[in-house]
RNA sequence: AAAGUAGGUCAGGUGAUCGCGUUCCGACGUGUCGGAAUGAGGAAAGUCCGAACUCCAUAGGGCAGGAUGGUCCGUAACACGGACUCGUUGUGAAACGGGGAAAGUGCCACAGAAAACAAACAUUCCACCCCCGGUGGAUUAAGGUGAAAAGGCGAGGUAAGAGCUCACCGCUUCUGUGGUGACACAGAAGGCAUGGUAAACCCCAUCUGGAGCAAGACCAAAUAGGAGGGAAAAGGCUGCCCGCCUUGUCUGACCCUCGGGUAGGUCGCUCGAGAUUGUCGGCAACGACAAUCCCAGAUAAAUGAUCACCCGCUCGAGUGAUCGAGUGACAGAAUUCGGCUUAUCGACUUGCUUUGCUA
Numbered sequence: 001a002a003a004g005u006a007g008g009u010c011a012g013g014u015g016a017u018c019g020c021g022u023u024c025c026g027a028c029g030u031g032u033c034g035g036a037a038u039g040a041g042g043a044a045a046g047u048c049c050g051a052a053c054u055c056c057a058u059a060g061g062g063c064a065g066g067a068u069g070g071u072c073c074g075u076a077a078c079a080c081g082g083a084c085u086c087g088u089u090g091u092g093a094a095a096c097g098g099g100g101a102a103a104g105u106g107c108c109a110c111a112g113a114a115a116a117c118a119a120a121c122a123u124u125c126c127a128c129c130c131c132c133g134g135u136g137g138a139u140u141a142a143g144g145u146g147a148a149a150a151g152g153c154g155a156g157g158u159a160a161g162a163g164c165u166c167a168c169c170g171c172u173u174c175u176g177u178g179g180u181g182a183c184a185c186a187g188a189a190g191g192c193a194u195g196g197u198a199a200a201c202c203c204c205a206u207c208u209g210g211a212g213c214a215a216g217a218c219c220a221a222a223u224a225g226g227a228g229g230g231a232a233a234a235g236g237c238u239g240c241c242c243g244c245c246u247u248g249u250c251u252g253a254c255c256c257u258c259g260g261g262u263a264g265g266u267c268g269c270u271c272g273a274g275a276u277u278g279u280c281g282g283c284a285a286c287g288a289c290a291a292u293c294c295c296a297g298a299u300a301a302a303u304g305a306u307c308a309c310c311c312g313c314u315c316g317a318g319u320g321a322u323c324g325a326g327u328g329a330c331a332g333a334a335u336u337c338g339g340c341u342u343a344u345c346g347a348c349u350u351g352c353u354u355u356g357c358u359a
Stems, first nucleotide, its partner, number of pairs: 001355010012310007020039009041330001045341002048339005053212004060242004065208005070084005085098005099203002104201002106197003124138006151169002154166003170192001171190008216267004226258005233247004274293008311328007
């Protein structure tokens, strides 16, 4: 200097004028005025996970169903995050992925002789015969097909061959060392296994009530304090069973059908598993302690508009300073929080890898 890889911060800035929402203070003419503070994101989006909170509900057990899947740690929890480990790809920094195929069932098109208790069309060798062909035997099988074909490579051996034998790899089992562990390394024994696929069914381990702020609680008003039906049992708890609870012999908690009225207000609603900074512990995620701060709560839905300058980007002119024109993405809170995924104009910045050049 170039090429790459993994992250972080910001999300235009300043000023003026005018206009809105919330909270608080003051004045008075009691609904007006004035003042102060504050007011839409990194994703507010998707509604994909996990919770807080509310109700079912007084509170459980089992089955079904569903979810996750290397090990350990973090967290309120998670399908999230961190570290480590194994496999694949890459020169590399890194990226992507991870239970079980020897419990069972299913599938692997076409090609090929044969696709899993699967395989002998051929090459080669031996013997025989009616001899350019045939029959029989041996063979882990040249070569071909295919994603995949009776472990691989080299040597010996054999009629020709073959773990038939040996060495090195691979595989299985055992032992030792290191590690919390997944696993790694070393040694010994054994000629040792006839593939893949589980986001195919399935098996194993772990976890798991349901519905959701339009949850729910309260107040006011109005109507017809409406009518009928339901059992010796009924109703409630996502589905089923057990158990539990409520009501009860027609005056009913609850359920079903028909009919009528209201649809207004308040709370929930923002002080939080909160933010910032520092110290300590930890490889890290993160945790502890201390100090400081309060930063939307609207309800048809506020958080904006105009002007000027600056900043960024693009184009044009110019030797240059500079000048002119255009333009600034994705996108708007509605109970809250921790994540994941998707969209996105640009600016700044950090670590690491490879190549080239110079010293």

A computed fold for a 359-nucleotide RNA from a Candidatus Zhuqueibacterota bacterium, annotated as Bacterial RNase P class A.
The sequence is in RNAcentral, with records from ENA.
The coordinates come from a structure-prediction model, not an experiment, and the mean pLDDT is 76.
The model forms 96% of the base pairs in the Rfam consensus.
Its Rfam family is "Bacterial RNase P class A". The family's RNA type in Rfam is ribozyme.
The gene name in the source record is rnpB.